[in-house]
Two RNAs folded together computationally: RNase P RNA and transfer RNA, 446 nucleotides in total. It holds a member of the Rfam family "Bacterial RNase P class A". By type it is a ribozyme.
RNA sequence: GGUGUCCGGCAGGUGAUCGCCGGUUUGAGAAAUUGAACGGGAGGAAAGUCCGAGCUCCAUAGAGUGCGGUGCCAGGUAACGCCUGGUGACGGAAACGUCGAGGACAGCGCCACAGAAAACAAACCUCCGUCCUUCGGACGGUAAGGGUGAAAAGGCGGGGUAAGAGCCCACCGCGCGCGUGGCAACAUGCGCGGCAUGGCACACCCCACCGGGAGCAAGGCCACGUAAGCAGGCGCUCGAGGACGACUCGUCCGAUGCCUGCGGGUAGGCUGCUCGAGGCGACCAGCGAUGGUCGUCCUAGAGGAAUGAUCGCCAUCGCGAAAGAGGCGACUCGAUCGCGAAACAGAACUCGGCUUACGCCGGUCGCCGACC
RNA sequence: GCGCCUGUAGCUCAGCUGGAUAGAGCAUCGGACUUCGGAUCCGAGGGUCGUAGGUUCGAAUCCUACCGGGCGCG
Numbered sequence: 001g002g003u004g005u006c007c008g009g010c011a012g013g014u015g016a017u018c019g020c021c022g023g024u025u026u027g028a029g030a031a032a033u034u035g036a037a038c039g040g041g042a043g044g045a046a047a048g049u050c051c052g053a054g055c056u057c058c059a060u061a062g063a064g065u066g067c068g069g070u071g072c073c074a075g076g077u078a079a080c081g082c083c084u085g086g087u088g089a090c091g092g093a094a095a096c097g098u099c100g101a102g103g104a105c106a107g108c109g110c111c112a113c114a115g116a117a118a119a120c121a122a123a124c125c126u127c128c129g130u131c132c133u134u135c136g137g138a139c140g141g142u143a144a145g146g147g148u149g150a151a152a153a154g155g156c157g158g159g160g161u162a163a164g165a166g167c168c169c170a171c172c173g174c175g176c177g178c179g180u181g182g183c184a185a186c187a188u189g190c191g192c193g194g195c196a197u198g199g200c201a202c203a204c205c206c207c208a209c210c211g212g213g214a215g216c217a218a219g220g221c222c223a224c225g226u227a228a229g230c231a232g233g234c235g236c237u238c239g240a241g242g243a244c245g246a247c248u249c250g251u252c253c254g255a256u257g258c259c260u261g262c263g264g265g266u267a268g269g270c271u272g273c274u275c276g277a278g279g280c281g282a283c284c285a286g287c288g289a290u291g292g293u294c295g296u297c298c299u300a301g302a303g304g305a306a307u308g309a310u311c312g313c314c315a316u317c318g319c320g321a322a323a324g325a326g327g328c329g330a331c332u333c334g335a336u337c338g339c340g341a342a343a344c345a346g347a348a349c350u351c352g353g354c355u356u357a358c359g360c361c362g363g364u365c366g367c368c369g370a371c372c
Numbered sequence: 373g374c375g376c377c378u379g380u381a382g383c384u385c386a387g388c389u390g391g392a393u394a395g396a397g398c399a400u401c402g403g404a405c406u407u408c409g410g411a412u413c414c415g416a417g418g419g420u421c422g423u424a425g426g427u428u429c430g431a432a433u434c435c436u437a438c439c440g441g442g443c444g445c446g
Stems, first nucleotide, its partner, number of pairs: 001368004006363005012314007020041002023038006043344001047355002050353005055215004062249004067211005072086005087101001088099004102206002107204001109200003124146002127141006154172002157169003173195001174193008219271004229262006241253003278297008316341006324333003373445007382398004391429001400416005422438005
């Protein structure tokens, strides 16, 4: 210098002018409204709405079935499908990365074409034996070799045999048992079993665990309007209907009640609302995620949506020029000047994550190359 | 805010319990027929199956994340 890997940070500051949206104080006005002063005004993703919660209402959130989700182990957390650490497998030369990573003798299935055979085995060409008898054919043995396929019934070497075969043996793999280490996943050692059995569960399914429903248009209060309207139906404790938005049970509510249609009315204000599992700093515990203690700070809350524009200066970075400085050298640094640059995007009850979009800067580590 | 559907040729659709050349109609192009045109007949071209990953031997089909379009409820 190049190329990768992992991690962290920032998302400009300030002044002037012109604006935008709330708040407080205050002036004018009958009111709507408006003037002045002060102070405040987006993000790392505010986004997608993909998960998890808080909060609120419905039972205090109940039981079973169904449905949906998650799926190595341990930990973290309010919780999670998130995060951290580890195990195993896979990828990479490495730094490092990825993984829906339980179960296929519970069941039901699928494995196209090719191929003899695609799963309680089978034999096309070979190989070997016997017979007929000599191009060859018949019967039997075998599954080592060939061929097909994504995948062929443990692999490889030796023994053995008519040829062969876990038929026998060593090593490896697989399964089972015991021991050791580890909380565990798992690793490892020893012994046994000749290995009767492939793959697919991101197909159905089984197993384990989790999940009650709805959402701030939740919910509460006030104001205004209306109707005890008309028609039909059901029901009044042997109960319609509702909570209960999948079903059953169960619980509760339930009579000036409930449902459907017609015809009408209202569609304003306040609240919920921003102080919260909150941010920052220090110390402590922990490998870490994270937790604890102390200190300190608080700053959008309009309700279809404001937070902007122009110019100057400064800061940062890039490119070019460059007085000069350092070095034996390759080269490095560089006052100053000029030019240029900043993306993605916009809160709508609030948090924790994930995912996606995107500009710049810095560092760790790996590999490669060149020069001194 | 909540819930759902959909994307395949220029257009409208099928295929989506995985099987490998992805089809149909209309349209387009060429030829035949006709004096010419239409209709009709014969033939041809045209597809990153919205995009990107994953599962699988194999993906339009299954899963995940994005992108676009549409619908419903309050």